Transfer RNA from a Candidatus Pacearchaeota archaeon, 72 nucleotides, folded computationally. The RNAcentral record of the sequence draws on ENA. NCBI's taxonomy places the organism under Archaea, Nanobdellati, Candidatus Pacearchaeota.
RNA sequence: GGACCCAUAGUUCAAUGGAUAGAACACCAGGUUUCGGCCCUGGAGAUAGGGGUUCGAUUCCUCUUGGGUCCG
Numbered sequence: 001g002g003a004c005c006c007a008u009a010g011u012u013c014a015a016u017g018g019a020u021a022g023a024a025c026a027c028c029a030g031g032u033u034u035c036g037g038c039c040c041u042g043g044a045g046a047u048a049g050g051g052g053u054u055c056g057a058u059u060c061c062u063c064u065u066g067g068g069u070c071c072g
Stems, first nucleotide, its partner, number of pairs: 001071007010025004018055001027043005048064005
């Protein structure tokens, strides 16, 4: 320098172009407990960034950023 793959919550993963982006663990609050843990109930929390296609984009296209693999 070239090709390909990946980027969603604090972490690990879902979501065929169409319902309010969902779950587990973690966190916070309450219940329970003498206290803590376990357990139960509830809550907050995310689509790497810009642009495009579309009635509608996490999904398709493109550029950038970051990570990985291969080739030279």